Predicted 3D model of a 1518-nucleotide RNA (small-subunit ribosomal RNA) from an uncultured bacterium. Its Rfam family is "Bacterial small subunit ribosomal RNA". The RNAcentral record of the sequence draws on Greengenes. The coordinates come from a structure-prediction model, not an experiment, and the mean pLDDT is 84.
RNA sequence: UUUGAUCAUGGCUCAGAAUCAACGCUGGCGGCGUGCCUCAGACAUGCAAGUCGAACGCGAAAGAAGCCUUCGGGUUUCUAGUAGAGUGGCGCCCGGGUGAGUAACACGUAGGUAAUCUACCUUCGGGUGGGGAAUAACGCAGGGAAACUUGCGCUAAUACCGCAUAAUGCAGCGGCACCACAUGGUGACAGUUGUUAAAGCGGGGGAUUUUCGGACCUCGCGCCUGAAGAGGAGCCUGCGGCAGAUUAGCUAGUUGGUAGGGUAACGGCUUACCAAGGCGACGAUCUGUAGCCGGCCUGAGAGGGCGCUCAGCCACACUGGGACUGAGACACGGCCCAGACUCCUACGGGAGGCAGCAGUGGGGAAUCUUGCGCAAUGGGCGAAAGCCUGACGCAGCGACGCCGCGUGGGGGAAGAAGGCCUUCGGGUUGUAAACCUCUUUCAGGAGGGACGAAGCCACUCGGGUUAAUAGCCCAGAGGGUGACGGUACCUCCAGAAGAAGCCCCGGCUAACUACGUGCCAGCAGCCGCGGUAAUACGUAGGGGGCAAGCGUUGUCCGGAUUUAUUGGGCGUAAAGAGCGUGUAGGCGGCCAGGUAGGUCUGCCGUAAAAACUCGAGGCUUAACCUCGAGCUGUCGGCGGAAACCAUCUGGCUAGAGUCCGGAAGAGGAGAAUGGAAUUCCCGGUGUAGCGGCGAAAUGCGCAGAUAUCGGGAAGAACACCCGUGGCGAAGGCGGUUCUCUGGGACGGUACUGACGCUGAGACGCGAAAGCGUGGGGAGCGAACAGGAUUAGAUACCCUGGUAGUCCACGCCGUAAACGAUGAGUGCUAGGUGUGGGGGGUGUCGACUCCCUCCGUGCCGCAGCUAACGCAUUAAGCACUCCGCCUGGGGAGUACGGCCGCAAGGCUAAAACUCAAAGGAAUUGACGGGGGCCCGCACAAGCAGCGGAGCAUGUGGUUUAAUUCGACGCAACGCGAAGAACCUUACCUAGGCUUGACAUGCACGGGAAUGUCGUAGAAAUACGGCAGCCCUUCGGGGCCGGUGCACAGGUGGUGCAUGGCUGUCGUCAGCUCGUGUCGUGAGAUGUUGGGUUAAGUCCCGCAACGAGCGCAACCCCUGUCCCAUGUUGCCAGCGAGUAAUGUCGGGGACUCAUGGGAGACUGCCGGUGACAAAUCGGAGGAAGGUGGGGAUGACGUCAAGUCAUCAUGCCCCUUAUGUCUUGGGCUACACAUGUGCUACAUUGGCCGAUACAAAGGGCUGCAACCCGUGAGGGGGAGCGAAUCCCAAAAAGUCGGUCCCGGUUCGGAUUGGAGGCUGGAACUCGCCUCCAUGAAGGCGGAGUUGCUAGUAAUCGUGGAUCAGCAACGCCACGGUGAAUACGUUCUCGGGCCCUGUACACACCGCCCGUCACACCACGGAAGCCGGCAACACCCGAAGUCGGUGUGCUAACCCUUUUAGGGAGGCAGCCGCCGAAGGUGGGGUUGGUGACUGGGGUGAAGUCGUAACAAGGUAGCCGUA
Repeated sequence: UUUGAUCAUGGCUCAGAAUCAACGCUGGCGGCGUGCCUCAGACAUGCAAGUCGAACGCGAAAGAAGCCUUCGGGUUUCUAGUAGAGUGGCGCCCGGGUGAGUAACACGUAGGUAAUCUACCUUCGGGUGGGGAAUAACGCAGGGAAACUUGCGCUAAUACCGCAUAAUGCAGCGGCACCACAUGGUGACAGUUGUUAAAGCGGGGGAUUUUCGGACCUCGCGCCUGAAGAGGAGCCUGCGGCAGAUUAGCUAGUUGGUAGGGUAACGGCUUACCAAGGCGACGAUCUGUAGCCGGCCUGAGAGGGCGCUCAGCCACACUGGGACUGAGACACGGCCCAGACUCCUACGGGAGGCAGCAGUGGGGAAUCUUGCGCAAUGGGCGAAAGCCUGACGCAGCGACGCCGCGUGGGGGAAGAAGGCCUUCGGGUUGUAAACCUCUUUCAGGAGGGACGAAGCCACUCGGGUUAAUAGCCCAGAGGGUGACGGUACCUCCAGAAGAAGCCCCGGCUAACUACGUGCCAGCAGCCGCGGUAAUACGUAGGGGGCAAGCGUUGUCCGGAUUUAUUGGGCGUAAAGAGCGUGUAGGCGGCCAGGUAGGUCUGCCGUAAAAACUCGAGGCUUAACCUCGAGCUGUCGGCGGAAACCAUCUGGCUAGAGUCCGGAAGAGGAGAAUGGAAUUCCCGGUGUAGCGGCGAAAUGCGCAGAUAUCGGGAAGAACACCCGUGGCGAAGGCGGUUCUCUGGGACGGUACUGACGCUGAGACGCGAAAGCGUGGGGAGCGAACAGGAUUAGAUACCCUGGUAGUCCACGCCGUAAACGAUGAGUGCUAGGUGUGGGGGGUGUCGACUCCCUCCGUGCCGCAGCUAACGCAUUAAGCACUCCGCCUGGGGAGUACGGCCGCAAGGCUAAAACUCAAAGGAAUUGACGGGGGCCCGCACAAGCAGCGGAGCAUGUGGUUUAAUUCGACGCAACGCGAAGAACCUUACCUAGGCUUGACAUGCACGGGAAUGUCGUAGAAAUACGGCAGCCCUUCGGGGCCGGUGCACAGGUGGUGCAUGGCUGUCGUCAGCUCGUGUCGUGAGAUGUUGGGUUAAGUCCCGCAACGAGCGCAACCCCUGUCCCAUGUUGCCAGCGAGUAAUGUCGGGGACUCAUGGGAGACUGCCGGUGACAAAUCGGAGGAAGGUGGGGAUGACGUCAAGUCAUCAUGCCCCUUAUGUCUUGGGCUACACAUGUGCUACAUUGGCCGAUACAAAGGGCUGCAACCCGUGAGGGGGAGCGAAUCCCAAAAAGUCGGUCCCGGUUCGGAUUGGAGGCUGGAACUCGCCUCCAUGAAGGCGGAGUUGCUAGUAAUCGUGGAUCAGCAACGCCACGGUGAAUACGUUCUCGGGCCCUGUACACACCGCCCGUCACACCACGGAAGCCGGCAACACCCGAAGUCGGUGUGCUAACCCUUUUAGGGAGGCAGCCGCCGAAGGUGGGGUUGGUGACUGGGGUGAAGUCGUAACAAGGUAGCCGUA
C1' cells in the first nucleotide's frame, strides 16, 4: 500500500546488517588487512629445486708473476684441485597454484586395522670381514641444420656383484600360558630346521709397528641388522550434510561361494568354475547442480545463505591413457604414447605446457609491480662455513574494506556586504565571515635515529671432559651479521598556513521556500508526482544525514509467524480427496514380571590450530596482534536408574467382535402385476371453429377438428398417503406382490480376549450429459424448421420436431458430487419437536406421564470465530491418522506420462504481467425489489401553451463589429427596473503616453476659470480678451508643464478565492455530549406502536439529555375594546350654497394612528391504551397552523457570478490603458422559449350611468382653455389623508350588428401629423385618415391552479429626456368548477431488502473483431551438446608366453675358448586411450506457417453478469 470508512486474509515494497564487489561524483594523512568471482582460455621474457669435493675419477679458460723466445709464442708457479660437466648420495612426492572433475568413504565426526607400510629423526641391542667385475666423465674417430647420437679405448667410488658371519629378522615344525571378535594375536621356551647384511669418509695422536702411504688407537660422521618410539601414509566401518518422481524400476563381475593370481595390506582387486543372487518408495537407477570442512554473513533463537582471504582434507596440472624410479608418485616446473594447439627447421626431423611469482594480449562491470631481500621465520643439501628458496619477510599500485587522525581552537553584532525569501515591517544564511588572539597534530623543511639479532660465526679469549692443544660440552666478554630504511620514533623551524565532499528534504523517513516548466521535460523503492500558483520535475537559497567519503546497482540473511520444529492454516478469504473397502506405514486399553534398544543421569575420551565469548597484555589509541580461560555433538567408552516408549512372558474385560430375541425401513437385485392420465387408432353423437399469446401468427379443422361417449393399442411415470419422516458409505432410493440379499438400532449378557483407529499406493462404487451394439419410443424435447417480438433476435414467447430421455450389455468417471465442514475416540449447561427400540407408572385395556439408548431437526449458555455464525449432529476442549493450501492473472492451460472407442479425464509447470485479487461486516447511493406516507404528483375539473400575426429572449447564420455572461428542471420578457449619442465593454478611423483618475518627490512656471476666433468629423492644437487667496515674507493653497516612483485594464482564471445568489426544499430532516453495545468502521438515541402539516406529540424502549431545523415569537389581514381626532368622518345641534363637511361645532360612526382583548382542542360527546390525538357539536368575527408574508437546518451540484463589488496569481504598459468620430449590440433562408392580440354573439360597436384599492408628484403632478386626436397654451392649487395624476374597467341600462373571414381580427403598407431630444436614416413612441394579412380554438405533447383561488376586468409604480413595457413589481373589482381515490407518471420522506455501485445506475462490466508490442506452445524440417550400447582398428605400457638373436661379474670344464644358471633385445597373446562405423536415447537452438495468452486514455459490434440486472444466477455435460 486493496476500502467512502472498518476488521481480518493476503501479496508487493521500504527502513537494518553484510559484501573478494562494480559504477557515478568527490578525494588530505597513516596503520592493519585485502585484490581475475568471468576463459581449468592462450601465453613473449625472467625467475620459482637444488645441494654435497668430509663418497669418486677428471679438470679448465682467462689473469698475475717468473723463465725462455725464431717475438708468432712456449713453459713453470699462483689464482686452484677453483669454475665446470660427469659417477654417486640425499632432495626434487615438501613448499607454491587452482577448484575443472567429483553426490563419492570425496569430506566431517566417532571408531577399527588381530588385514598394513613408513626414508630422514629419537632410544636400545648386535655388526661393519674378505674379494671381484664393470662404467660415465675423459681420449680418438664418426652422423645430424638442430635436438641429440654412434663406434673404439682408459678409469674411480659410500656405484655394481659373489662369498663369509648372523639374530629377538623371515619361513617351516613342536608343545605351554594369556588375550580376543570368526579368520586370529601376544609372550616366554636363547626349542628345532632352513635362509637373508654391510662402505666407507674426515680430524687428532702418546705407546707399538711400518713398504713411511699406513696399520693401530681415539673422536666424529656414515653403513648393515633387529626391537621400540614419534610423526606420516594406506585400507575398512557406523552416522551426518542436495534438487528433481513430468527419472520407478536398476544390476552379468552384477551378489555370494571355491580355487589360482595380485597388493605393503583385506577385498570380484583380477581370472576360472559353481550358485542366482544384490539394490529400490526409509527413493535404487537416471538427470541437474556442487570440491568438503573449521568457519563467514545474518537472525532473539531455531534456522537461512555462503565456502574469498587464513587453516585441515581431497582432486587436478594443455586433453586422454600408461607405467618407470622411489620409503613415498602413477609425479605442476620427470618419462612414454595418442590428440588438439603453438614454435623452430636445411622439410629429413625436432621443441613446448605460468591452475608457481611477476608480466602480456583476450574475455569481462571488474581485480595490482616483468620491485627488494634471504636480515627474520620455515624448507632442501652439507660435518660445517655456506649455497638454493617468487615459500617467506618487506616494499609498490587500488578509499576495495576496517580502524585512527586532520582540514583549526577561543573571542567577535554595525547581527556588515552579498545571496535568498518577504505580509516590505522584516526574516534567514549567521558568530558564520571580516577583525582580535591562541595553538601547530598531519603534510612541508632541518637534525638525530631505532626495536626487530634470539641466534649463528672456519674470528679472539675463559672453563670442563680427554692421553691430547683434536673433537665435544658450558657460560661470559669482545668483534661481525638488517631487505624493510635513514623507515617508525624524537627534537627543532615557519605559518591557519596545504587539506570537504556526497546524498537527501510528498508519506513511509530526519529535513521547505522561491523561480522555471505546464501530463511537456522529467521523477519514482512502494504508494504515486507533472494538464499555469508542483515542499514530488529542473535550478537557487535554506535545511537534514553521513563524512574522506557519499550515493547507485548486484547478491545474501533479516523484517517474513509469507513453508509456521520453535511458530500458520483449510464452513464463507487459497485449502477436506465424490464415496467406500483395505496394503505398507503411523498411532493404540487394564494388571504383573523380565530385558535395557530408545529415554534420563555421573565420570572418562574426543570435538586440530585459528575464529567466537570473557579476562589480561603489546603497538600513543583503535583496527590489528599475543597470552589465559570458556566453547552448544543424533560422537565414542565405562557405570547407574527403570517411570514412560519399545521388546519378551503371563493374565484381564471397559475397546472391538461373535451369539440369541422381537421389531423398523422409498437399502440393493430379479421377476410378476395394477389403476389414473397423455397420445394414437376404430366407431357413435355433433358443428365451425379449435389452439395459442402481452397481443398475435404459424399450426389443426367442412376430406368434419375441438368438445363428448364407447372400444382398442402403446410407452413412460407412479397423484393422494408424503412428514426439516425413513433407509443407504456416497451417488441415490417412492404403486403393489413374490424370491434372493446387504446394513443399522434396541434388549439379553453366553463366548473370543486388544483381535483396535487411520490409511500413501491399490481396488471397487459413483447423478446427469455423452459413447458403442441391439431393442423400444406415449409424453417431454438439445439440434433443426416455421410464426412472433425486436434496430437486429442465430434468444426469451408460440406451433412443430430429430437425437436423447426408457430397457439389456459394455464404456465414460465428472458435478455448486455441498453441511462448500475428512475419519475415529473421549470430555464440556439446558430447552423443545420428531422416527425406532426398551423400561417404569397407570389401566380391564388403550391413552397419558416419567426414565433410558440410537437416529433426525429447531432454539440457546460457556467457549470459539475476522465477522457472519457454530454451539453434545461443534466451527468448543484435547488426542491419533490421512488429504490439501501458500498473492491475482497466465492455467487446471502447455509439454511429458498414464487411462479412454471418442468426447475427454488424472497428474501438472514456466515465460510474461499486475499491486492487487479475495472474505465478513459498516455507512450511503441505486434497483424495470418490498412496505408505509406526503406533494396540483396523478386522477377529477377550470383556463391555457403547442397552430396564426406581432412583441421579446435564445440558438444558428451573417458581419469590420453584430461586446460579454447565463445552457435540463434550477439558461432562453435572464444580468438589462429603459442600447438613437451617452450607456458600451465590440468594430472603423483619428489622437495622447506620468496618462481620463489617486498619492508622493524634485525642478521650473502660472491663478483656476470664463469667453471669443482659426483648422478639424470631433478629440485636439494655436491665438486674443477678462481673471486670485493666505503669509511669520522663508513659503503655502490651487492649476497646468518636465522627470521619477507609479496609475490604468469590463484583459485571463468563478476549476485559486471572499461576498452574494440559485436548487433540492419550507422537504422534515441534520447532528452533538454522556452512557451502553461492537475488535472496529459504526450502532443505539433518531428504530417500534399510535398520531401529526411537522424528528408534532404520546406510549414503549439502554438510553438520558441537548443543539441546528419544525412550531411559536415579527409584519399584513379578519372581530371587538380603549385612547387620540387633522388634511380624515358627519349621527345629532346650528349656519350657508344651485350643489358639495362648505362653515361653527361634534367623537357617536367610517377611517387613521397607537395600545389592548380574542383561539387554547379551552368546553361537551364519540373513538383511542385511561395517552397523544382524532371525529362530531356548542359558543364565537374567526376552530383545530384562521388567510397571507418574512423566515431556508447539516449539506449537494468544482451550480452561477473575477462584467456589481472585493481579491491571489498571470498577462498588457506610445497599449489589452485613455480621448474622440461614425457604426454595431436593432443584421435574417431558419429553429425555439416566454408573452400579447385574436379567431368572435357569455361577443363587437354606439350612447348613458355606478362602485375601488394602492401608489406617484417641485428639472414634478397639474386644475382650466384650444385641438377629431397625439398634443398645444397656461400656470390656479399642491413638497400633498388637504391639490393634482384620476376616466377605474368589467358591471348596469338602452340601441345596433346576426354567423358572413363578418361591423370578428387587427398584422402589413401608404399618406398626414404630434412629442422628447443637440440629433429619431440606420434605430423611438404616439395620433388621425386610408389599407385590412394570417387566423374559424390549434398534432404528438405539455403548463398553471384546491377559494376570495383559477378565470376575467381595469389601476398604479420603478427605470426613464423619450421609448420599442404586450415585460416586471404592486393594487383592487367581478368571481367559479372539481378532488372517487393513491393503481399508475414525476418529486420527496421513513423502514426492510439485494448489490460485483462509492466519480455512487449518466455506476459497474463481458466477449468477438480491428491495430501495435511482448513472452510462450505446436510445426515439415535443419543444426548442435551429452551419456550409453554394438562392432572395427588398436599406440604407449604392465602382465603372461617365447626368446633360434645378444650377453662382464656367479658356477662347471677346459683354458682363454666353450657350456650352464641368469639377464636382455625381438616376436606372440590378453587388456587397452584416442579414432572409425551404426542404430537408438536424452537435451538444447532454430523454423515458413499456426494456436491461444498477456499488455496497450479516448476504435467497431452488441449487453452476458452485478438490483428480481429486466429470461434469478451458478456447476457438470452435449